[in-house]
């Protein structure tokens, strides 16, 4: 210099004035009440995705959310990280990958195209099991999974018009069909062929070595028996109880404190307390509890009332940052410093000034580029909170790796 | 905000252990009729919401987006 490939960050800036929403302090006021409103002052007020709501949790309720089973759902190479995960990190295996090597083919040549093998940085992989079982494999094709003779090849018999026809047998090497044809390449062998035999590769089985493991390497052995699909059913291992802040708790107000249906009951002993029995409380069982026994524990629907307030609510597995220790890393530990919207259909805005990226125009210049003028910023927007994933995104900045060439 | 569902011809809907997309209605043409309707015959019409993946092959299976629809407060 050319080419290839990753990672991270920012995502309009500063100031003035006027507003909006919480919070703390303070002073008034309102309401039947719970409680609230207003003024003044201090301090705070959107994101990398706040989004989709796709995973995982925190938290709350369902009696305990305890044990087992069933059903259903999810995850799926190995090891580690984590509160947890379908996330992250590292490794394995497979695929891709600039390019390189080998062997054929076409062409007069330039060159074109094919097969095989290795393979940089880096990228991708829903990557358990198809010799447990069931199911499916359309069309084409002779045959599609207990395989199969259409053409072809070979041998035998017969016929004649003497190189063809008919019949029989052998053959899965060649052609053809297909997404896929019952190991591949080369050699021997044979009537022609064929793991029939041999070498290498692939595959299965059995040891060995390395590794925590996935797996890798190498040895022996078997002539090969085992096609594909599990994002079809299924099998194996592991995980998961259900609902969700409109959860849930408290306060205040109001009324027809109502009705219909389903379910289960109309018990026994005792004066009573209570016990037994039965019923209800997650699909079933068990344990421990709770409730009910006479109109009710429970469920569904209809009708009636209210449309108020507070808590939950944001300081938590928190985020940022400096140093340091362990670790390849994800991450974890220690010490120090800093930060802080929390509200209800819901504020986070407007305007002025200065500066401003992309882009457009003009001038200069061989070009890179420079100057001047115009222009005025993507996707989007908290709603209980947190960890991830996915999706959207104008433009800009920084860093790193690999190959080839040239120069020193 | 949370939970659930749907998307196939102009309209209303089928379709499945994956194998050439169908029905009714509407539309067009012909026949019948003096003309029309009805009826009969024939015909056209589809990005199976969009994009990836699995598979030889996807409307159907899996994932991600998009659009639309439904449900949900408290008291007694």
């Nucleotide at each position: 210099g050319c080419g290839g490939a990753a990672a991270g960050c920012c995502g309009g800036a500063u100031g003035g004035c006027c507003g909006c929403c919480g919070u703390c302090g303070u002073g008034a006021g309102g309401g039947a009440a719970a409680c609230c409103u207003c003024g003044c002052g201090g301090g705070g007020g959107a994101g990398g995705a706040a989004a989709g709501u796709c995973c995982g949790g925190a938290c709350u309720c369902c009696a305990a959310a305890a044990a087992g089973c069933a059903a259903c759902g999810g995850u799926g190479c190995c090891g580690g990280g984590u509160a947890a995960c379908g996330c992250c990190c590292g490794g394995g295996c497979g695929g891709g990958g600039a390019u390189c090597g080998g062997c054929g083919g076409g062409g007069a040549a330039a060159c074109c195209g094919g097969c095989c093998g290795g393979g940089a940085a880096c990228c991708c992989g829903a990557c358990g099991g198809a010799a447990a079982g069931c199911g499916c494999c359309a069309c084409a094709g002779a045959a599609a999974u207990g395989a199969a003779a259409c053409c072809g090849c070979u041998c035998c018999g017969g016929g004649c018009g003497u190189g063809c026809c008919c019949g029989g047998a052998g053959u899965a090497a060649g052609g053809g069909u297909g997404a896929a044809a019952c190991g591949g390449u080369g050699g021997g062998g044979u009537a022609a062929g064929a793991g029939c035999c041999c070498a290498c590769c692939g595959c299965g089985c059995c040891g060995c070595u390395g590794g925590c493991a996935a797996c890798a390497g190498g040895g022996g052995u078997g002539g090969c028996a085992c096609g594909g699909c599990a994002a079809g059913c299924c099998c194996c291992a592991c995980c998961g109880g259900g609902a969700g802040c409109a959860a849930u708790g408290c306060c205040a107000a109001a009324u027809a404190g109502g009705g219909a249906c389903c379910g289960c009951g109309c018990g026994c002993c005792g004066c009573a307390a209570g016990g037994c029995u039965g019923g209800g409380c997650c699909g079933c069982u068990u344990u421990u509890g709770c409730c009910c026994a006479a109109g009710c524990a429970g469920g569904u629907c209809c009708g009636g009332g209210u449309u108020g307030g507070c808590a939950g609510c944001u300081a938590g597995a928190g985020c940022c940052u400096u140093u340091u220790c362990g670790g390849c890393a994800a991450c974890g530990g220690a010490a120090g410093g800093g930060c802080a919207a929390g509200a209800g259909g819901a504020a986070u805005g407007g305007u002025c000034a200065u500066c401003g990226a992309a882009c457009c125009g003009a001038a200069g210049g061989c070009a890179a580029c420079u100057u001047c003028g115009g222009g005025g910023a993507a996707c989007a927007g908290a709603a209980u909170c947190c960890g991830g994933c996915u999706u959207a995104c104008a433009g800009g900045c920084u860093u790193u790796c690999c190959g080839c060439g040239c120069a020193u | 905000c949370a939970g659930g569902g749907u998307g196939u011809a102009g309209c209303u809907c089928a379709g499945c252990a994956g194998g050439u997309a169908g029905a009714g209605u509407a539309c067009c043409g012909c026949a019948c009729u003096c003309g029309g309707a009805a009826u009969g015959c024939g015909g056209a019409a589809g990005u199976c919401g969009c994009g990836a993946g699995u598979u030889c092959g996807a409307g159907u299976c899996u994932c991600g987006c998009c659009a639309c629809c439904c449900u949900g407060a408290c008291c007694a």